Source information
A computed fold for a 1461-nucleotide RNA from Tydemania expeditionis, annotated as small-subunit ribosomal RNA. The source organism's lineage runs through Eukaryota, Viridiplantae, Halimedaceae, Udoteae and Tydemania. A source record names the gene rrs. The coordinates come from a structure-prediction model, not an experiment, and the mean pLDDT is 82.
RNA sequence: UAUCGGAGAGUUUGAUCCUGGCUCAGGAUGAACGCUGGCGGUAUGCUUAACACAUGCAAGUCGAACGAAUUUUGACUUUUGUCAAAAGAAGUGGCGAACGGGUGAGUAACGCGUAAGAACCAACCCCUUGGUCAAGAAUAACUUUCGGAAACGAAAACUAAAACUUGAUAUUUUAAAAACAAAUUAAUACCAAAGGACGGGCUUGCGUCUGAUUAGCUUGUUGGUUAGAUAAUAGCUAACCAAGGCGAUGAUCAGUAGCUGGUCUAAGAGGAUGACCAGCCACAUUGGGACUGAGAACGGCCCAGACCUCUACGGAGGGCAGCAGUGAGGAAUCUUCCGCAAUGGGCGAAAGCCUGACGGAGCAAUACCGCGUGGAGGAAAUGAAGGCUCUUGGGUUGUAAACUCCUUUUCUCGAAGAAGAAACAAUUGACGGUAUUCGAGGAAUAAGCAUCGGCUAACUUCGUGCCAGCAGCCGCGGUAAGACGGGGGAUGCAAGCGUUAUCCGGAAUUAUUGGGCGUAAAGCGUCCGAAGGUGGUUUUUGAAGUCGACUGUGAAAGUUCAGAGCUCAACUUUGAAAAUGCAGUCUUUGAUACUCAAAAACUCGAGUUUGAUAGAGGUAGAGGGAAUUCUCGGUGGAGUGGUGAAAUGCGUAGAGAUCGAGAAGAACACCGGUGGCGAAAGCGCUCUACUGGGUCAUAACUGACACUCAUGGACGAAAGCUAAGGGAGCAAAUAGGAUUAGAUACCCUAGUAGUCUUAGCUGUAAACGAUGGAGACUCAAUCUUGGUUUUCAAUAAAAAAUCAGGUUUCAAGCUUACGCGUUAAGUCUCCCGCCUGGGGAGUAUGCUCGCAAGAGUGAAACUCAAAGGAAUUGACGGGGGCCCGCACAAGCGGUGGAGCAUGUGGUUUAAUUCGAUGCAAAGCGAAGAACCUUACCAGAAUUUGACAGUUCAAUAUUUCUCUUUGAAAAAAGAGAAUUUUAUUAUUGAAAACAGGUGGUGCAUGGCUGUCGUCAGCUCGUGUCGUGAGAUGUUGGGUUAAGUCCCGCAACGAGCGCAACCCUUGUCAUUAGUUAUUAUAUUUAAUGAGACCGCUGGUCAAAAGCCGGAGGAAGGUGAGGAUGACGUCAAGUCAGCAUGCCCCUUAUAUUCUGGGCGACACACGUGCUACAAUGGUCGAGACAAAAAGUAGCUUAAUGGCCAAUCUCAAAACUCGAUCUCAGUUCGGAUUGUCGGCUGCAACUCGCCGACAUGAAGUCGGAAUCGCUAGUAAUUGCCGGUCAGCCAUACGGCAGUGAAUUCGUUCCCGGGCCUUGUCCACACCGCCCGUCACUCAGGCAAAGUCGGGUGCACCCAAAGUCAAUCACCUAACCUUUAGAGGGAAUUGCCUAAGGUGAAUCUGGUGAUGCCUGAGAAGUCGUAACAAGGUAACCGUACUGGAAGGUGCGGUUGGAUCACCUCU
Repeated sequence: UAUCGGAGAGUUUGAUCCUGGCUCAGGAUGAACGCUGGCGGUAUGCUUAACACAUGCAAGUCGAACGAAUUUUGACUUUUGUCAAAAGAAGUGGCGAACGGGUGAGUAACGCGUAAGAACCAACCCCUUGGUCAAGAAUAACUUUCGGAAACGAAAACUAAAACUUGAUAUUUUAAAAACAAAUUAAUACCAAAGGACGGGCUUGCGUCUGAUUAGCUUGUUGGUUAGAUAAUAGCUAACCAAGGCGAUGAUCAGUAGCUGGUCUAAGAGGAUGACCAGCCACAUUGGGACUGAGAACGGCCCAGACCUCUACGGAGGGCAGCAGUGAGGAAUCUUCCGCAAUGGGCGAAAGCCUGACGGAGCAAUACCGCGUGGAGGAAAUGAAGGCUCUUGGGUUGUAAACUCCUUUUCUCGAAGAAGAAACAAUUGACGGUAUUCGAGGAAUAAGCAUCGGCUAACUUCGUGCCAGCAGCCGCGGUAAGACGGGGGAUGCAAGCGUUAUCCGGAAUUAUUGGGCGUAAAGCGUCCGAAGGUGGUUUUUGAAGUCGACUGUGAAAGUUCAGAGCUCAACUUUGAAAAUGCAGUCUUUGAUACUCAAAAACUCGAGUUUGAUAGAGGUAGAGGGAAUUCUCGGUGGAGUGGUGAAAUGCGUAGAGAUCGAGAAGAACACCGGUGGCGAAAGCGCUCUACUGGGUCAUAACUGACACUCAUGGACGAAAGCUAAGGGAGCAAAUAGGAUUAGAUACCCUAGUAGUCUUAGCUGUAAACGAUGGAGACUCAAUCUUGGUUUUCAAUAAAAAAUCAGGUUUCAAGCUUACGCGUUAAGUCUCCCGCCUGGGGAGUAUGCUCGCAAGAGUGAAACUCAAAGGAAUUGACGGGGGCCCGCACAAGCGGUGGAGCAUGUGGUUUAAUUCGAUGCAAAGCGAAGAACCUUACCAGAAUUUGACAGUUCAAUAUUUCUCUUUGAAAAAAGAGAAUUUUAUUAUUGAAAACAGGUGGUGCAUGGCUGUCGUCAGCUCGUGUCGUGAGAUGUUGGGUUAAGUCCCGCAACGAGCGCAACCCUUGUCAUUAGUUAUUAUAUUUAAUGAGACCGCUGGUCAAAAGCCGGAGGAAGGUGAGGAUGACGUCAAGUCAGCAUGCCCCUUAUAUUCUGGGCGACACACGUGCUACAAUGGUCGAGACAAAAAGUAGCUUAAUGGCCAAUCUCAAAACUCGAUCUCAGUUCGGAUUGUCGGCUGCAACUCGCCGACAUGAAGUCGGAAUCGCUAGUAAUUGCCGGUCAGCCAUACGGCAGUGAAUUCGUUCCCGGGCCUUGUCCACACCGCCCGUCACUCAGGCAAAGUCGGGUGCACCCAAAGUCAAUCACCUAACCUUUAGAGGGAAUUGCCUAAGGUGAAUCUGGUGAUGCCUGAGAAGUCGUAACAAGGUAACCGUACUGGAAGGUGCGGUUGGAUCACCUCU
């Protein structure tokens, strides 16, 4: 000093909240891969083939147990030789080899962990007591002979012991009989008995993975008796007896797996894991077996199988999951190293020997820890150069470098040099000349990897162009990519950095801590109910649970805390804490509130008795009337029936209609009601019989008898099935008729199963309140059913209270919200069922049930990043309400038919330039295509250019006319006039550049169209809502209007509306060029006037509306300009501007000619007509606005820069004629002649005259404009312009109508509301078949394997037993035997063989299903009332979605009614 502890993010949507999955940020590893790599310390290193192994080593030791070959030395001996000492191969003997080391195949087990126990063993070691007496027979080695290739073996003869044998005694057992020890000696040693220690065997409680698509298992099985066996208990084994034992608290079976201390992670609880280190177990090529021993077999033995090696073919040998190492497998894991110096082990008295245990070194960034790759200064060297970027100014890399000064960890060289060694005098170090220290040298030897769209720290440029590629999730890339690739820069970590794989976390996403089930996944269809779980009040006793104290244990290491030692750290080490656990019967101990157990009692829960009471509760029987259909008869005479409209059908053989009679079956109108009853399904005419349950009241009784319930049982709509009946109506299937592109449908006509009854089966529904059952508690209001009580009353009725039910509205609270709210989805208790992303799929397979249809139980592969709930804003609806608009209606006139003009499409062409394409393109860009324009085509030319600007040089004016060549551009030449100046012009050269009607309107600016002159679009503050959002802006009125008024959690404001502006209508004043003149008028300028101001009515005393007066004008007087927020990627790059891309002797520029004017055809917009309301001829009358000198006008002179001059009307009126015709209508087309403009009139202009005289007789379906000075009709002018294809466009005036009941319908729009699976917003979304490709799965004739148990056959080695013909030293006795060995037989039995069965894997023609796949086919089932409301169950049926029948649900819109408020 020891409690150190909890973060979230991305992704479903137009947006929001929730549910819910997927993904990420963290930590870890015995790792691997990619790029890179300086040093040191400490650890770690075949996770795969328990696959196969070459070579070497990993277990020996003792001469103080024994004999002894041999060798050496010494002594003796004449010699052969003898003696002594030492060493000592091999052998006998003793101990060890059962430890140490490896591996994790098997094992789901007393294997392991933990805590206990009794019926045991125990070599070496310790302690105590006692003892070691007497005898004996062999044998290996050695020698000889023989066999064999070898391994090795056989025979004969010799020998020792601490080897072996016998006896005695001690001792043990026993009633007895009987059985039974000890080598020498000097030291050691040995035997017997008792005990201890270490170690081991056995038993038991508890704990120890998954599967029920494994539910029954077991015959030595469970127990007993006797016997055997064992060190010991025990069915461990045998015989006999009994029939037990285990199992839903999961037996058996199957799959997987060594277990633990611990390790990783986590706030913790947990989850995952079991490398290294430590404990236990199991195994040693596979299987079986025993021997020896205290103890049993990795480097022992025997047998069998597989494989390998040697062989002379007769045989023999082998086992690295010991240390190194090899091959193989694999993404992947090291040296055939040094040493016994230390620690430990074996043997030995010891010296010592052995030890791949171990101590060390080597290899590997495999991990952890530490250090370094330099430090300080340095921008006056103008922040160098280079790189990158750039708005060209700069910025950044960057004090970074260079440069100056300093240091030496590291590095190189040299010198010194350990501890580890303990004992004893000496000797003894693999590591190692290592660590460390000192000196010298010199910044010297040392930085990479990943990332930079968000999550997530870090940004730019170039290239690429849905390509190449990236990606953990969302996603990025289709020409301006911060997301790909390169560069620069930045960020993060660092001798490492990233990626991949796996585990925990985040994930409260299996929820004990700590979740849910009305609609998101999730309450069994309902009830009964044994086991189980839970359980009212009081007392006593006990003390099982519970709580406390104590004792034992919970190995060490590890983790945590406090220290200590290596320079620090990793690492090592000391102490403490912790180990949340288990046990304490004989030897634990206390407490007793609660639970529990026992006993006794109680009455509130529950039940019983009694008396009332309501009811479509159930079963059976009987009866009834209305309707329908059929049959018979009468009347009657042509239709009926049916539909959106029709048809099929029925009917003169008499239907339908009507009257009468009869038959049959099914269902029970009115009452009838968010009324009643029942567990639910469900139950409705009346009466009767039987019968279940409920409620209320009153006392009495029993005394917790209760609640909920896995397994189980019963009931269970409709459809369906079996059998027998029945069959009126209705009606799947089916037939016919319609509809339709089709119509296997909706509609119609028929019609069979079925619907009904009886007896069985089935067992499912949107079986729903999408809400399990029971109990308790927690505000109010109102209605209603049944009962009781009270008050009043006394035939009703009414009010109040209370109990039990059924509805509605709300408080608190809950809920994501919607909503629920004493009948809870509120607050609590108990029990059961169920859920864990979407799809695949309620499918496959197995099993159970069923006659079948099918029901119940119920996966996986694969695939997606969502699927989903509630609510919000929009949009949409073949939803609703209100309102408006020439939207319809009422009218007038047209278009569509003809001819022509013009534009477009198409076709054609060398070119027919380009654009515009529903409304909102099409007499549009174009307010003027013969050349030009012109952008197109053919041909001919030019290349710094037709045009702009810079530099240099040279030269010099400019304009006009003519000639030649040429198609022209252009080139060459002649002449005339004029000029002396240049910031001018021409020419030449240069390098940048000019130029482009080339592309992209989906890169843009600007402008425009459209919804729409529709009345809308928003904001601030406040309030409400978790939030998106709402409110305001809705409501009641009103308006042309979000115009105004009233009300209101809103109060205000802005852009729009209106007004302000212009024109016009009335008047006044002023002015006056021209005109006119008596004023007036006209023109111009200025002003007045109109505001529902006045008045009657109405409405709410409002806003306003209706009417009236006055007035030139009356309710915006009429017309114009004016176009909110936004929509359409609307239109325009060819009006202009402009980014990017493209062309540059051409996609630029010039010229001539052609084309834009073509012509079978289709469409749009117009003109002219078809005639008598008219045509032709003659006469006559009246405008406005506009334009004009390169002009208007005239025959001409002339007039006019304009109220002065010019241009000027037609319809109309009057008169004549035509008389209903293809005409005196109509004018197309064509011919001839003429005029005008212009270089030019052919392609390709306009006008005139004469002649010609086409179609057309009012126009199908369809469709357009217009509400008053409007439509219709009539002319006039202007712009563009040389002229004009203008019948167009823009203006002007003349004449001058009809109709509007009204909002049902068509179209468009506005507001409110409703539904929605839409949000690219209905041109939306989306379903299924078929066809193609890929992937996965299921079934399948079979086929190839593996596992397991069972039955039978054969049976090795071997134990045990039996037998006795064989052999046999010790001891006894001697004839033989006992004992031992061998042999034979028997039981058991590994491997092997055969058979049936079961589980499981691979493969399989073919068939089927599912999923996925930018643009396939057929339809359109669902989402809106989705155009037949949808859905559930069931049955039939159809290419497909689907359709129809029966019953059910609302998770259906709309309208009406009822009930309640």